[in-house]
RNA sequence: GCUCCUGUAGUCUAGUCCGGUAAGGAUGCCGGCCUUUCAAGCCGGUGGCUCGGGUUCAAAUCCCGGCAGGAGCA
Repeated sequence: GCUCCUGUAGUCUAGUCCGGUAAGGAUGCCGGCCUUUCAAGCCGGUGGCUCGGGUUCAAAUCCCGGCAGGAGCA
C1' cells in the first nucleotide's frame, strides 16, 4: 500500500441478511420489599447504536467517506 472482518449502556450481548409502533436482555450502579443482619430472591429506576454525509415518509440496519481494533497478501 491492497483486500476482508469488527465497532450497540460501565461490562457482555440480541437486532443488521429482508429499513417500520425508532433499541431488547444479562450484569453493574441507585432506591424499595423481604430478612434479626448479610447474601440470595422480587419490584422500580438508571444509561447506548464509533464519527460525518447521502438515500428514504422512516436508517443501528442501505450507500459513500473518515476513525479505531483485528486478520490476510505484498
Transfer RNA from a Candidatus Aenigmatarchaeota archaeon, 74 nucleotides, folded computationally.
Its Rfam family is "tRNA". Rfam classes the family as a transfer RNA.
Its mean pLDDT, the model's own confidence on a scale to 100, is 81.
The RNAcentral record of the sequence draws on ENA.